RNA sequence: GGGCUCGUGGUCUAGGGGUUAUGAUGUCUGCUUCACGAGCAGGAGGUCGAGGGUUCGAAUCCCUCCGAGCCCA
Numbered sequence: 001g002g003g004c005u006c007g008u009g010g011u012c013u014a015g016g017g018g019u020u021a022u023g024a025u026g027u028c029u030g031c032u033u034c035a036c037g038a039g040c041a042g043g044a045g046g047u048c049g050a051g052g053g054u055u056c057g058a059a060u061c062c063c064u065c066c067g068a069g070c071c072c073a
Stems, first nucleotide, its partner, number of pairs: 001072007010025003018056001027043005049065005
């Protein structure tokens, strides 16, 4: 330098045009316990890597850029 894959709460992850973006884990509160842990219930936390475009409507499709991984040279 070229090709491919990927980027979504703190972490991992589902969702590939249409209701308020899914679940796990972590964290916070309450219940339980002498207490801790486990368990149960509830809450907060995402401007979906950035910008632009297509569309009535974009996390999703297209372009450019940034970053990560793999392969080729």
Overview: A computed fold for a 73-nucleotide RNA from a Thermoplasmatales archaeon, annotated as transfer RNA. The sequence is in RNAcentral, with records from ENA. Model confidence (mean pLDDT): 82 of 100. Rfam family: tRNA. By type it is a transfer RNA. The organism belongs to Thermoplasmatales, within Archaea.